[in-house]
RNA sequence: CAGGCAGACUGGACGGCCGCUGGCGGGGGCGACUCCGCUGGAGGAAAGUCCGGACUCCGCAGGGCAGUGUGCCGGAUAACGUCCGGGACCUGAGCGUGAAGGCUCAGGGACGGCAAGUGCCACAGAAAACAAACCGCCCCGGUUUCGCAAGAGACCGGAGUAAGGGUGAAAAGGUGCGGUAAGAGCGCACCGCUCCGGCGGUAACGGCGGAGGCAGGGUAAACCCCACACGGAGCAAGACCAAAUAGGGAACGAGACGGGCAGCAAUGUCCGGCACGCGCCGGCCCGGCGCGUCCAAGUUCCGGGUAGGUCGCUACAGCGAGCGCAGCAAUGCGGCGCGCAGAGGAAUGGCCGUCCUCGACAGAAUCCGGCUUACAGGUCUGCUUGCUGA
Numbered sequence: 001c002a003g004g005c006a007g008a009c010u011g012g013a014c015g016g017c018c019g020c021u022g023g024c025g026g027g028g029g030c031g032a033c034u035c036c037g038c039u040g041g042a043g044g045a046a047a048g049u050c051c052g053g054a055c056u057c058c059g060c061a062g063g064g065c066a067g068u069g070u071g072c073c074g075g076a077u078a079a080c081g082u083c084c085g086g087g088a089c090c091u092g093a094g095c096g097u098g099a100a101g102g103c104u105c106a107g108g109g110a111c112g113g114c115a116a117g118u119g120c121c122a123c124a125g126a127a128a129a130c131a132a133a134c135c136g137c138c139c140c141g142g143u144u145u146c147g148c149a150a151g152a153g154a155c156c157g158g159a160g161u162a163a164g165g166g167u168g169a170a171a172a173g174g175u176g177c178g179g180u181a182a183g184a185g186c187g188c189a190c191c192g193c194u195c196c197g198g199c200g201g202u203a204a205c206g207g208c209g210g211a212g213g214c215a216g217g218g219u220a221a222a223c224c225c226c227a228c229a230c231g232g233a234g235c236a237a238g239a240c241c242a243a244a245u246a247g248g249g250a251a252c253g254a255g256a257c258g259g260g261c262a263g264c265a266a267u268g269u270c271c272g273g274c275a276c277g278c279g280c281c282g283g284c285c286c287g288g289c290g291c292g293u294c295c296a297a298g299u300u301c302c303g304g305g306u307a308g309g310u311c312g313c314u315a316c317a318g319c320g321a322g323c324g325c326a327g328c329a330a331u332g333c334g335g336c337g338c339g340c341a342g343a344g345g346a347a348u349g350g351c352c353g354u355c356c357u358c359g360a361c362a363g364a365a366u367c368c369g370g371c372u373u374a375c376a377g378g379u380c381u382g383c384u385u386g387c388u389g390a
Base pairs, nucleotide, nucleotide: 001386002385003384004383005382006381007380008379009378010377012355013354014353015352016351017350018349020041021040022039023038024037025036026035027034028033043361047372048371050370051369052368053367054366055234056233057232058231062286063285064284065283067230068229069228070227071226072086073085074084075083076082087111089108090107091106092105093104094103095102112225113224117223118222119219120218121217134165135164136161137160139158140157141156142155143154144153145152146151173191174190175189176188177187178186192214193212194211195210196209197208199206200205238311239310240309241308248302249301250300251299252298255274257272258271259270260269261268262267275293276292277291278290279289280288281287316339318338319337320336323334324333325332326331
């Protein structure tokens, strides 16, 4: 100097004319409505609807089962599956060792448990977990060839082997030394792993010491086990006002007893306990509450009216900065300053001129905290590749 990757910020500007809309102020009109002035008017993702809440309504609240979600430790937060810090693990680069182990830096993630149980691991491979011999290596015996002999080669059979090679994502822990017929934790040293002890740390975990040759791999966004958490529905939530209709019609629908009063009686009415029916509490069970049992709680079907207006609707877990304090940080507290869209079939548009980085993704609908996805150009930061120079 050029490029690549990751991250952060920004993401057209100015002026004029006409038009739309919220707020405030002032006029006109009987009213419907209209005029003037000032001022405000889409995003970093408004997208996805993936999480969490605020708020509203239903529910008097509860126990259990099923179900759903989360999953290393500590912290932040209103909360979260988010964020911050730390730990183990994996990947890359460098250092280090006789060889490993290991150390430093950067990046990463769905990171409880496979020694509770049950499954699955295609193809390839001898063999994929109660696992194994394809090529090989070694020993014994036999046949044969070469050879003076010692011995060497080929073939067959037997007994060993899992170190070397091959297959694979993964094959009886790794490196080295010894040992052996050849090999193997077979033995030893250093690592790895398991258990015990004690030290450091809030903890995950780490170091140290000792004992043991040591359970033969992976997979749980496989079933499952463990720990913790969890009412439902949603602004078309919901509140109020006004108006209209047919206070419509039909079917189904749970009871016997005791007592009081009235009555000539039939019968009516009130009370009580038991039983039964229905509704509610996310599904089911228990339990509870409420309403009813023939002038019927409720359920189902047919039919009719209304779909208008006001509120909810934006001042909040709010925003800002080169502020202060605490903290490694996320963040919290305090001070100062600021108020930043509320449409209602859905408002910010059209035309003209100038500038230049020549304009990407893209439009609020109750609101907020995150996550994910999309994004031309410009600026900055970190890492990295190439070229050139010192």